[in-house]
The prediction has a mean pLDDT of 89.
This is a predicted structure of a 350-nucleotide part of an RNA (small-subunit ribosomal RNA, central domain) from a metagenome.
Its Rfam family is "Bacterial small subunit ribosomal RNA". Gene Ontology terms of the family: ribosome and structural constituent of ribosome.
Context: one part of a larger RNA
RNA sequence: CUGGGCGUAAAGCGUGUGCAGGCGGUUCGGUAAGUUGGAUGUGAAAUCUCCUGGCUCAACUGGGAGAGGUCGUUCAAGACUGUCGGACUAGAGGGCGGUAGAGGGAGGUGGAAUUCCCGGUGUAGUGGUGAAAUGCGUAGAUAUCGGGAGGAACACCUGUGGCGAAAGCGGCCUCCUGGACCGCACCUGACGCUCAGACACGAAAGCUAGGGGAGCAAACGGGAUUAGAAACCCCGGUAGUCCUAGCUGUAAACGAUGUGGGCUAGGUGUUGGUGGGGUAAAAGCCAUCGGUGCCGAAGCAAACGCGGUAAGUCCACCGCCUGGGGACUACGGCCGCAAGGUUAAAACUC
Repeated sequence: CUGGGCGUAAAGCGUGUGCAGGCGGUUCGGUAAGUUGGAUGUGAAAUCUCCUGGCUCAACUGGGAGAGGUCGUUCAAGACUGUCGGACUAGAGGGCGGUAGAGGGAGGUGGAAUUCCCGGUGUAGUGGUGAAAUGCGUAGAUAUCGGGAGGAACACCUGUGGCGAAAGCGGCCUCCUGGACCGCACCUGACGCUCAGACACGAAAGCUAGGGGAGCAAACGGGAUUAGAAACCCCGGUAGUCCUAGCUGUAAACGAUGUGGGCUAGGUGUUGGUGGGGUAAAAGCCAUCGGUGCCGAAGCAAACGCGGUAAGUCCACCGCCUGGGGACUACGGCCGCAAGGUUAAAACUC
């Protein structure tokens, strides 16, 4: 140097954008840097291999030959890679015409329900549990009707459904805005893939400042249970949950499965489009492209299982793993207001 792996055994960065780097479609010509061959120079001695000699052998050692290089010069080859020039359209992008969608941001608005307040009716309970009690209630509760306030979330539709890079996104309306898919084959002509570092996004909880606060609810108080009960159950209840601005940067951030591309039986459901067929209009039906599920050929796999949405098979590039504990730790660096995050050992031990 080569050789192994990463769904569940150790191992895919939470996700994206992307510079450097690595890799790169079809075809013609030039070049000759890589590449291949020849010649030549050099590659000290020792060492190494082979042959042979000297110490009684060996180690050691003398002699001879060989080997030994990303090496220099030169000649040649021209397939492949590179490079320069020309051409192409199957990759990629654009244009035109359509389609679906909880994709994102801002503003507005609606009804149901909970709670609270006011008023009416009404009277002794109510609430809660396995059973109770704490609690609430004759200062009139619970129940019921009318009116009002406020906050948060949007039942049904709802789907094995849709959208988004991921985190995630769900009442309705308006404005601003990103992406995807289908059809045409009009344009550009390899403009591509991946990506260390970098940058951006990133649930919940948490932090700073200011608001808001209906319900829920860490902490906390009380009632039970129990041998005890720091809990599970019950009655209360503050941060928080919500909004604005900023920070934090983590997760079983999961498909525990990196991204892109090619190839490899089918069957069936669903979702978005297109064409055909069909109809009064549709739908079932046929073909095809994109998504999302299930079952399965071959193959893979320790098994479970995966199986055109691969964990099959091949290529490109990145990340990561190397016995368990110590240790998602210490120290140091960087980041953070803090909490802490990130990078990441060793002794020792089995």